The part of an RNA shown here (small-subunit ribosomal RNA, 3' major domain) has 474 nucleotides and comes from an uncultured bacterium.
Context: one part of a larger RNA
RNA sequence: UGACGGGGGCCCGCACAAGCAGUGGAGUAUGUGGUUUAAUUCGAAGCAACGCGAAGAACCUUACCAGGGCUUGACAUCCCUCUGACCGGUGUAGAGAUACACCUUCCCUUCGGGGCAGAGGUGACAGGUGGUGCAUGGUUGUCGUCAGCUCGUGUCGUGAGAUGUUGGGUUAAGUCCCGCAACGAGCGCAACCCCUGUUGUUAGUUGCCAUCAUUAAGUUGGGCACUCUAGCAAGACUGCCGGUGACAAAUCGGAGGAAGGUGGGGAUGACGUCAAAUCAUCAUGCCCCUUAUGUCCUGGGCUACACACGUACUACAAUGGCGACUACAAUGGGAGGCAAUACCGCGAGGUGGAGCAAAUCCCCAAAAGUCGCCCCAGUUCAGAUUGCAGGCUGCAACUCGCCUGCAUGAAGUCGGAAUUGCUAGUAAUGGCAGGUCAGCAUACUGCCGUGAAUACGUUCCCGGGCCUUGUACA
Numbered sequence: 001u002g003a004c005g006g007g008g009g010c011c012c013g014c015a016c017a018a019g020c021a022g023u024g025g026a027g028u029a030u031g032u033g034g035u036u037u038a039a040u041u042c043g044a045a046g047c048a049a050c051g052c053g054a055a056g057a058a059c060c061u062u063a064c065c066a067g068g069g070c071u072u073g074a075c076a077u078c079c080c081u082c083u084g085a086c087c088g089g090u091g092u093a094g095a096g097a098u099a100c101a102c103c104u105u106c107c108c109u110u111c112g113g114g115g116c117a118g119a120g121g122u123g124a125c126a127g128g129u130g131g132u133g134c135a136u137g138g139u140u141g142u143c144g145u146c147a148g149c150u151c152g153u154g155u156c157g158u159g160a161g162a163u164g165u166u167g168g169g170u171u172a173a174g175u176c177c178c179g180c181a182a183c184g185a186g187c188g189c190a191a192c193c194c195c196u197g198u199u200g201u202u203a204g205u206u207g208c209c210a211u212c213a214u215u216a217a218g219u220u221g222g223g224c225a226c227u228c229u230a231g232c233a234a235g236a237c238u239g240c241c242g243g244u245g246a247c248a249a250a251u252c253g254g255a256g257g258a259a260g261g262u263g264g265g266g267a268u269g270a271c272g273u274c275a276a277a278u279c280a281u282c283a284u285g286c287c288c289c290u291u292a293u294g295u296c297c298u299g300g301g302c303u304a305c306a307c308a309c310g311u312a313c314u315a316c317a318a319u320g321g322c323g324a325c326u327a328c329a330a331u332g333g334g335a336g337g338c339a340a341u342a343c344c345g346c347g348a349g350g351u352g353g354a355g356c357a358a359a360u361c362c363c364c365a366a367a368a369g370u371c372g373c374c375c376c377a378g379u380u381c382a383g384a385u386u387g388c389a390g391g392c393u394g395c396a397a398c399u400c401g402c403c404u405g406c407a408u409g410a411a412g413u414c415g416g417a418a419u420u421g422c423u424a425g426u427a428a429u430g431g432c433a434g435g436u437c438a439g440c441a442u443a444c445u446g447c448c449g450u451g452a453a454u455a456c457g458u459u460c461c462c463g464g465g466c467c468u469u470g471u472a473c474a
Stems, first nucleotide, its partner, number of pairs: 001474002003471003007468007015458002019422005026314008034305002042053002064300007073125001077124002079121006088103006106115003127289002130287003136283002138278003141274001143272001148187006154163003167178003193266004198234007207224003212221002237260001240254005316415001320374006332363003337356002342351003381412001386407007428450007
C1' cells in the first nucleotide's frame, strides 16, 4: 500500500421489512445429471451451466455409430497426357454412393494455336467440428450503470509511498459548493443519440369525414377542419415564489404547466477481477492423422429411461366451466408469398381464386360484456394416457412431425423444509405478431387489452461504496 475481520462509523440497492403472484406437491413440455447403448456427437458447471450455443435433430442438418465405397481426394493452385465437351434425359444392376449402355451436346482462330470444360497420371499439396481457451487474436459473461480508476507538475517522506481523491455539507453520481500543499488534467458520471408523453407548423394519399350531396358501405363527388402519418420547431432550466441552509451547493413546499426537479423507457458498461467462457462462428502458434482422426453414401443415433435437479406450460375450479349473442387493438409479415367473397366438409382441411411487391389487398383478435344452464361433486372441474377414423407438409412421418373428429377419461381438492420475481401502466392476467421454418413453439423476441396491493422503517440476512481501526496474510 492492499486484502481480510462473527471490528467501528456513514450511506445505497426489491437486500430485508410491508404486500401481490409464484416455484417446491400433480400431469405434461423442455434442458441437465446419471444410467443404458453400436452410437446415445460436442461444448456450457455456484451466483455468472441447466427452454444455454440450438432463431426450430424425420433424410439433410450431423460433428456420433454400423455397414458399403474412394485415396491428389467432396474443395483450391501448379505440371504432363488425352478428349470435346459440361449440363440434361432414358435404361440396367445396386440400399445408395457408384458402375455400365444409349440419346443430345462448346467457343474463337492468322489453322500454328488459344479459351473453357471433362477424364487420366505424377507429386508438391488439399482436408481434419482432431488436441491444447493454461500458447493466442477477436468476441462475450460477471462484479456493475456500482462511482469509481488514474496522470502531469508541485510539496512531504531515506524509501515503499503519501498528498491531490481526505474534511464540513449535498447529490442518483469523485454531482456540486465550501475549506485545505496543493494546482490542474484524463478515462468514467451527466449531457449530446433513439423511442414515448404536450403543442404549433409544413404536407394531405393509399389516411381522415365536421359541414353539403351520394351510397349497402368514406362507396363516390367534395374537403384537409379533426384523427393519423412524418419532417421541422417549441417546451423543463430548480427558470419563478416562499421556508431551511453557511451569504454556498442544495433541499422542502407552492404556482404555472401536457409534463417538475434525471418526466418514463432504451442504447451506452471506466481502470480492472475471475489463467471466467469460446481452438465447434471465425482467425491462429505448436502438436497429431494422411488408403485416414480425410471424404461419399444407406440405415440408425442425437428422441433411450429404475431415477435426481433446473426452467416453463396446464390445472386443481363458481372472481369458474359450457352454450348462444355481441364490442374494442398494436407491433409485424406477405410473390416459389399473403390469400378475400363463394362452395364442399362436424372439423383439421379441400376446391377455386378477386385483390395485393401493400397507410390501398390479405394474414386479423382474445380476455371483457349480456342472457341461459351447471350447484360444490373428483363434478358439465381438470385434461394426461390410449383406441379408431381422418387432414397437412414432405422422395419419405415405423423408429421420430403437427393438426382434427369420435371414444377413453389418469394424477390433481392449492402443495413440507426451503425458495423466486415485482415499487405503476409495474406485478398479475388476456390474446396477437415475428424470426427460425417444406412441416413442427408450452421456447425466444416484440406488441397491444384489462389492471392492482404495499413500502412504518434500516435492527437483522445478502451484495456494494466511502472513512477509520486491528492483523503472526501478500
Its mean pLDDT, the model's own confidence on a scale to 100, is 83.